[in-house]
Context: one part of a larger RNA
Molecule: large-subunit ribosomal RNA, domain III
Organism: Alkalibacter rhizosphaerae
RNA sequence: GAGUAGCGAAAGAAAGGUGAGAAUCCUUUCCAUCGAAAAUCCAAGGUUUCCUGAGGAAGGUUCGUCCGCUCAGGGUAAGUCGGGACCUAAGCCGAGGCCGAAGGGCGUAGGCGAUGGACAACCGGUUGAAAUUCCGGUACCGCCUUUGACUGUUUGAGAGAAGGAGUGACACAGGAGGAUAAGCUGACCCGUCGAAUGGAAGAGACGGGCUAAAUAACGAGUGUGGACCUUAGGCAAAUCCGGGUCCUGGGAAGCAUGAGUUAUGAUGGGGACCGAAAAACAAGUAGGGAAGCAGCUGAUUUCACACUGUCGAGAAAAGCUUCUAUUGAGGAAGAAGGCGCCCGUACCGCAAACCGACACAGGUAGAUGAGGAGAGAAUCCUAAGAUGAGC
Numbered sequence: 001g002a003g004u005a006g007c008g009a010a011a012g013a014a015a016g017g018u019g020a021g022a023a024u025c026c027u028u029u030c031c032a033u034c035g036a037a038a039a040u041c042c043a044a045g046g047u048u049u050c051c052u053g054a055g056g057a058a059g060g061u062u063c064g065u066c067c068g069c070u071c072a073g074g075g076u077a078a079g080u081c082g083g084g085a086c087c088u089a090a091g092c093c094g095a096g097g098c099c100g101a102a103g104g105g106c107g108u109a110g111g112c113g114a115u116g117g118a119c120a121a122c123c124g125g126u127u128g129a130a131a132u133u134c135c136g137g138u139a140c141c142g143c144c145u146u147u148g149a150c151u152g153u154u155u156g157a158g159a160g161a162a163g164g165a166g167u168g169a170c171a172c173a174g175g176a177g178g179a180u181a182a183g184c185u186g187a188c189c190c191g192u193c194g195a196a197u198g199g200a201a202g203a204g205a206c207g208g209g210c211u212a213a214a215u216a217a218c219g220a221g222u223g224u225g226g227a228c229c230u231u232a233g234g235c236a237a238a239u240c241c242g243g244g245u246c247c248u249g250g251g252a253a254g255c256a257u258g259a260g261u262u263a264u265g266a267u268g269g270g271g272a273c274c275g276a277a278a279a280a281c282a283a284g285u286a287g288g289g290a291a292g293c294a295g296c297u298g299a300u301u302u303c304a305c306a307c308u309g310u311c312g313a314g315a316a317a318a319g320c321u322u323c324u325a326u327u328g329a330g331g332a333a334g335a336a337g338g339c340g341c342c343c344g345u346a347c348c349g350c351a352a353a354c355c356g357a358c359a360c361a362g363g364u365a366g367a368u369g370a371g372g373a374g375a376g377a378a379u380c381c382u383a384a385g386a387u388g389a390g391c
Base pairs, nucleotide, nucleotide: 012030013029014028015027016026017025031388032387033386034385039368040367041366045348046347049346050074051073052072053071054070055069059067060066079140080139081344082343083342084341086117087116091112092111093110097106098105099104121138122137123136124135125134141340142339143338144337145336146335147334150331151330158327159326163323164322165321166320167319171310172309173308174307177303178302179301182297183296184295185294186293188209189208190207191206192205193204210269211268214264215263216262217261218260221257222256223255224254225247226246227245229244230243231242233241234240273288274287311314354363355362370382371381372380373379
């Protein structure tokens, strides 16, 4: 320079409390803002910022009794969630090998590698801070022990490949249908309130009218011909697949798959509402608890890339099913009891906690996404929920 520029989009007010001190902290009541978000979940990333108690030097663009700040203590619980003990893609590594002045490059077998495939748990409650992890109830998966209906022992039960075959197995667009989620309405059901002063006890006002996995049955649909014989193919074999022959015509039966519905689960949970005692600390806490029905709308969810169309012609392997090679004297539905490893799990996550030097008007994959008006996830107003932007 200069007590100058600036104090970073934005609504706060009052009362009470705490305190040495309050526009700024806490509580209450109004008011206001968002509401395809400024709500909720979750990936990446961050790495204790989470919760409790205490503090105020510095950080906080003012203040501060407050904080994502400082100090101390506490907090993350899994057979089933995500990852590993399974699989492979791009890519990477790479025994031998080939090449190269050296370092090294490429690459077979083999391996690693999710953003994909496969794979068994749901509802409720609970903490100051964790929950599909703890607790309650009800399940499921794998393995072990005991038992075991039944079945087999050369007339071969059962197991079974690092092998064969099928499946897994896939693009995009469009339309129709089934179903559900969700929502709305009700003169129906339940609860609470309401007769003070003109009228009204009513078709009054307000609020609520739910429930999972799993198991069983049904199931809109969708897909799929059958039989024995034979066979130069599938690196050996095969009853499997493929080829040949025969029989049918029906899109039937059977089989497979399939959203969902119903029943059980549930004499449970949840539930509007009612609501203590106590105090040294823990109140809308403990505890109690009604009704559960009908109609309508209806998805961007699901059946399911199922169907139709199009050209750019749309992963692999494991797994599963089946077949033998091989093996073989036991096997086994069911029941009871037992066991189940390692890592992550707090909190933020359109943000004051991530990326931007900052408590920065920028950027940040995915999921849910209610009501009135509306074609609509536009826009305006609202619910649940969140917030009032640090002068």